[in-house]
RNA sequence: AGUGGGAUAUGCGGUCGCGGGCGAGUUUAGUUUACACUAAAAUUCGCACGAGGAAAGUCCGGGCUUCAUAGGGCAGGAUGCCGGAUAACGUCCGGCGGAGGUGACUCCAGGGAAAGUGCAACAGAAAUUAAACAGCCGCUUAUGCGGUAACGGUGAAAUGGCGAGGUAAGAGCUCACCGCUCCUGUGGUAACACAGGGGGUCAGUGUAAACCCCAUCCGAAGCAAGACCAGACAAAAGCUAUGCAGUUGCCCGCUGCGCUUUGGGUAGGUCGCUUGAGCACCCGGUGACGGAGUGCCUAGAUAGAUGGCCGCACACGACAGAACCCGGCUUACAGUCCCACUCUU
RNA sequence: GGGGCGUUAGCUCAGCUGAUAGAGCGCGGCAUUCGCAUUGCCGAGGUCAGGAGUUUGAUUCUCCUACGCUCCACCA
Numbered sequence: 001a002g003u004g005g006g007a008u009a010u011g012c013g014g015u016c017g018c019g020g021g022c023g024a025g026u027u028u029a030g031u032u033u034a035c036a037c038u039a040a041a042a043u044u045c046g047c048a049c050g051a052g053g054a055a056a057g058u059c060c061g062g063g064c065u066u067c068a069u070a071g072g073g074c075a076g077g078a079u080g081c082c083g084g085a086u087a088a089c090g091u092c093c094g095g096c097g098g099a100g101g102u103g104a105c106u107c108c109a110g111g112g113a114a115a116g117u118g119c120a121a122c123a124g125a126a127a128u129u130a131a132a133c134a135g136c137c138g139c140u141u142a143u144g145c146g147g148u149a150a151c152g153g154u155g156a157a158a159u160g161g162c163g164a165g166g167u168a169a170g171a172g173c174u175c176a177c178c179g180c181u182c183c184u185g186u187g188g189u190a191a192c193a194c195a196g197g198g199g200g201u202c203a204g205u206g207u208a209a210a211c212c213c214c215a216u217c218c219g220a221a222g223c224a225a226g227a228c229c230a231g232a233c234a235a236a237a238g239c240u241a242u243g244c245a246g247u248u249g250c251c252c253g254c255u256g257c258g259c260u261u262u263g264g265g266u267a268g269g270u271c272g273c274u275u276g277a278g279c280a281c282c283c284g285g286u287g288a289c290g291g292a293g294u295g296c297c298u299a300g301a302u303a304g305a306u307g308g309c310c311g312c313a314c315a316c317g318a319c320a321g322a323a324c325c326c327g328g329c330u331u332a333c334a335g336u337c338c339c340a341c342u343c344u345u
Numbered sequence: 346g347g348g349g350c351g352u353u354a355g356c357u358c359a360g361c362u363g364a365u366a367g368a369g370c371g372c373g374g375c376a377u378u379c380g381c382a383u384u385g386c387c388g389a390g391g392u393c394a395g396g397a398g399u400u401u402g403a404u405u406c407u408c409c410u411a412c413g414c415u416c417c418a419c420c421a
Stems, first nucleotide, its partner, number of pairs: 001342008010313007018050002021047008029038003052319001056330002059328005064222004071252004076218005081095005096110001097108004111213002116211002118207003133152001135148005160178002163175003179202001180199008226271004235262005243257004264420003278296004282291003314317001346417007355370004364401001372388005394410005
C1' cells in the first nucleotide's frame, strides 16, 4: 500500500413512566347458613425480564393452517459445470473450467447454436442453402472475360490461426505446430486433467436474461391463514341441475346443494403466540454441517410497550423499531477492536 | 401484517414479440380579425423513476433500490 474473515453497535449510576409474566395484598363478583374457596374484572406493592445485525425489501426456501392427504393431462413457472451439506432452497461448502490482478485474492444466469425457427439496425460487395467493392494474376488495343480470397476497407461479428511448400496470382491445395473434433489409455466418485493416435467432406459468426430442446423441481392460498365462545340483525332481487360452488389458468375426475348481487348486523373475547431445524460448552469433519451429554430460557403487543429527565466518562455515538416462526439472499450503515495473508521498500 | 399493479413531454395516455419514442390537451411564434375567441401553419419541450447486468445495441429482457395506487375482518 492492499486482500480475506470475525466481533462490537456509547457505557455507568439515579429517578419517573410503559409492556407482558411471577408472588403478595385490597375492592368487586360467583358458590356457601357461615367459616372458607374460586378465579372473572379493577387496582396497589415487590421481583427479575423487555428490539436488530439488519427487526427492512418481501426476493427465494421450509415449518404451521385450511381446502379431495391435493389424482391425471395440457398450460405455466423456476433452476442449470461436478460432488457434497440441508427440513428445503435460486442458499452454503469443497473442487473443475474460464476471465481479471505482480500477488494475497476476486468475479462468472457456467447445459444445448452439428434438432428446428426467428433476429442481426447503420455501415459493408456480402450477415449464412452465399457472395466479390477496391486490389492481385492471366487473356485482351480497349471495353470486357476468367481465376483468387493472401492483402485493404465496413462492422460487435466476415467461414480457424501462423509459418513453409506450392502457384500466373492464390487457396487445407499440401505439410509442420496450435486450435477444433473423434477414439484409446492413465489419474480422479465426477466435472475434468494429462499422454498417444485418427480426421482437411475442419461441420461454416453472434444471440437461448429470443422462441425453443434436454434434465431436475414445483398443488393453491396465506396468521386479515385457521379453530372455538359470546352477542346483534331485515330482508329484497336475480340465476339454478346441460347449473353453481368447493383457494389451480383450461379439461377430466372427486365432493357438496344452493349460489350471486344489493341491503342488514357486530367492530367483543380465548386459542393460534412463542421451547425453537434455539443458545453455550465438548467431540467428529478441509468445510458447509452433524452428534451424545450437561447447563440455560432470552419480547409477545392488538391503536400496538421497550421511553423521558438528571449526573459522570470518553472514542461524542451510524443505519435503523419485533407483529406466526425459522434458514438464506439482497439492500442501508458512523466509529472502534481482533485474526490470517499478499506486494513494495 | 399479507397479496396485486404502476412510474414515458407540464397533464392524460400509446409504444415495450430489442434497432435511436409518438398522440390529444396545454405552451411559444406567425397568419386570419378593428380586437379577442375559433380555425390554419410552424416550433419548442423527454437522463423513458434511479442504479447494475445480459446483448453489438435496452423504454422493452433480468436483478436491486425509491416512490405511488389498490385489495384482504367476522355473522345471518

Predicted 3D model of RNase P RNA and transfer RNA as a complex of 421 nucleotides.
It holds a member of the Rfam family "Bacterial RNase P class A". Rfam classes the family as a ribozyme. Gene Ontology terms of the family: tRNA processing, ribonuclease P activity and dimeric ribonuclease P complex.
The prediction has a mean pLDDT of 78.